Annotation
This is a predicted structure of a 73-nucleotide RNA (transfer RNA) from a Patescibacteria group bacterium. Its Rfam family is "tRNA". By type it is a transfer RNA. The sequence was found in a public genome assembly. Model confidence (mean pLDDT): 80 of 100.
RNA sequence: GCCACCUUAGCUCAUUCGGUAGAGCAUCUGUUUUGUAACCAGAAGGUGCGGGGUUCGAAUCCCCGAGGUGGCU
Repeated sequence: GCCACCUUAGCUCAUUCGGUAGAGCAUCUGUUUUGUAACCAGAAGGUGCGGGGUUCGAAUCCCCGAGGUGGCU
């Protein structure tokens, strides 16, 4: 220098071909217990790496960048 893939909640990951984003763990509250933990119930938490474009509508399509992983030279 070139090619491919990845970037979504604090962490690990989903989101069947575009229709106002979910799970597990963690956190908080409650239940239970003499108490702690576990179990059970509930809540909060992201506008999706940045910018632009297409579209009535974009995490999803297109373009330009940033970062990471792997490969080639």